[in-house]
RNA sequence: UAAGGAUGCUGGGGGAGCCCUCGGGCUGAGAGUAAUCACCCUUUGGACCUGAUCCGGUUAAUGCCGGCGUAGGGAAUGCACCUUGGGCAAUCU
Numbered sequence: 001u002a003a004g005g006a007u008g009c010u011g012g013g014g015g016a017g018c019c020c021u022c023g024g025g026c027u028g029a030g031a032g033u034a035a036u037c038a039c040c041c042u043u044u045g046g047a048c049c050u051g052a053u054c055c056g057g058u059u060a061a062u063g064c065c066g067g068c069g070u071a072g073g074g075a076a077u078g079c080a081c082c083u084u085g086g087g088c089a090a091u092c093u
Stems, first nucleotide, its partner, number of pairs: 001085005007080003010076001011042004017026003048073003054067004
């Protein structure tokens, strides 16, 4: 110094639905003590928002699945460490 990393730190961004006999059940990383803990994402951005009270399918029901979607937006081009490679300098032989 370049590339890579499923690692760490700091900062930042984000969601919190459906059913219900209120015990619990469904999807999910996360579904509630209402926003800190956890979890996810951070430009290599499908975390998440908008369109959307959208369209098709499915379900007990729901962003539950697919479409829309190479759409429009979206938070550090952060630091450290590790790996591999390249370069320069010094010293020794």
Background: The RNA shown here (TPP riboswitch aptamer (THI element)) has 93 nucleotides and comes from bacterium UBP13_UBA5359. The sequence was found by an Rfam model in a public genome assembly. The coordinates come from a structure-prediction model, not an experiment, and the mean pLDDT is 75. Rfam family: TPP riboswitch aptamer (THI element). From the family's description: Vitamin B(1) in its active form thiamin pyrophosphate (TPP) is an essential coenzyme that is synthesised by coupling of pyrimidine and thiazole moieties in bacteria.